[in-house]
Context: one part of a larger RNA
């Protein structure tokens, strides 16, 4: 290249918006780019192939044919399909009413348990803590127990294969902004779609800056233990962090290890929100288990497909060496993306 692949064997980008591309719903008409048919031109000669000739044959060489499957150019048509241009549809897509629904997001306010300190009373000789102890705290009165007053961080129970959000992720209550989702309509536009390289925005946790703030908890650090040693598991302490405000990093087993859109392809049987109803039940969004065909190397997957198919991106091509050097870009830094070879087996 060509062909196969991408849940667990390499290999789905963390997630979403989106310019370009690339793909693209029914009908009419119309052109004729594409696309298909003829014709005309060209396709040099030799070579190749066929038939014949000359060298005694061959091999070679001569002439004649036929091919040169191409290309463009012209030129005549064709017109299902694509493309292009009119013109109409309503189901894709949206908009609009009415319902509704949740831990979705920002700010603010505010609540009770619990913990920790500080004052104040009872009250005395121990607490703590393990496997067992000690380091530790305690007659300058703890520890426990009562009252009051700071303070900071998380929200039991409710609570669930529960809900929501594009992913990260979100949990006392109440307001106030702001987004979104479903359903139902004889409502309205009339294909407005779908993916999306570059590119933008979001992106847990640590981690950086600059100011705050600090109750627990706790890398790093003391010290007790334990043990051949213990730079560790186990104990008493504790510093950065963890909390907020701005602004940086841009990473993770950012997992469902499963891109994203669409149609279609057997049941059962739980829930969460709607809507219909004769209260049997139907039905449209989701979110679970089990399972037919099928798929699959098995495990296992099965209308939320790993099943039939179509479009659009990303990604992979032994193992080490390596996500390493160099060079770029971006970052205060830590490092983040890109991203090899030689050499091995």
């Nucleotide at each position: 290249u060509u062909g196969g692949g991408u849940u667990u064997a390499a290999a789905g980008g963390g997630u979403c918006c989106g310019c370009a591309g690339g793909c693209g719903g029914u009908c009419u008409a119309u052109u004729a780019a594409g696309u298909c048919a003829g014709a005309g031109g060209u396709g040099a000669a030799a070579u190749c192939c066929c038939a014949u000739a000359g060298c005694u044959c061959a091999a070679c060489u001569a002439u004649g044919g036929a091919a040169c499957u191409g290309c463009c150019u012209u030129u005549u048509g064709a017109u299902a399909c694509u493309g292009g241009u009119u013109g109409a549809c309503u189901u894709g897509a949206g908009u609009c009413a009415u319902a509704u629904g949740g831990a979705a997001g920002u700010g603010g306010a505010u609540a009770g348990a619990a913990u920790g300190u500080g004052u104040a009373g009872u009250g005395u000789a121990g607490c703590g803590g393990u496997g067992a102890a000690a380091u530790g705290c305690a007659u300058a009165g703890a520890u426990a127990u009562u009252a009051c007053a700071c303070a900071g961080a998380a929200u039991a129970c409710c609570g669930a294969u529960u809900g929501c959000g594009a992913a990260g992720g979100c949990a006392g209550u109440c307001c106030a902004c702001u987004a979104c989702g479903u359903a139902u309509g004889u409502a309205c536009u009339g294909a407005c779609g779908c993916u999306g390289a570059g590119g933008g925005a979001c992106g847990a946790a640590a981690g950086c800056g600059u100011g705050g703030g600090g109750a627990g908890c706790g890398a790093a650090c003391a010290g007790g233990a334990u043990u051949a040693g213990a730079u560790a598991c186990c104990c008493u302490g504790g510093u950065a962090g963890u909390c907020c405000a701005c602004g940086c990093c841009g990473u993770a087993a950012a997992c469902g290890a499963u891109g994203g859109a669409u149609a279609c392809u057997a049941g059962u049987u739980g829930u969460u929100g709607g809507g219909a109803u004769u209260u049997a039940u139907c039905u449209c969004a989701g979110u679970g288990a089990c399972u037919a065909a099928g798929c699959g190397a098995a495990a296992g997957u099965g209308a939320u497909a790993a099943g039939u198919a179509u479009c659009c991106c990303a990604c992979c091509u032994g193992g080490g060496g390596a996500g390493u050097a160099c060079g770029g870009u971006c970052g205060c830094a830590a490092g983040a993306c890109u991203g090899a070879a030689a050499c091995u087996c």

This is a predicted structure of a 345-nucleotide part of an RNA (small-subunit ribosomal RNA, central domain) from an uncultured marine bacterium. It matches the Rfam family "Bacterial small subunit ribosomal RNA". The RNAcentral record of the full RNA draws on ENA, Greengenes and SILVA. Its mean pLDDT, the model's own confidence on a scale to 100, is 87.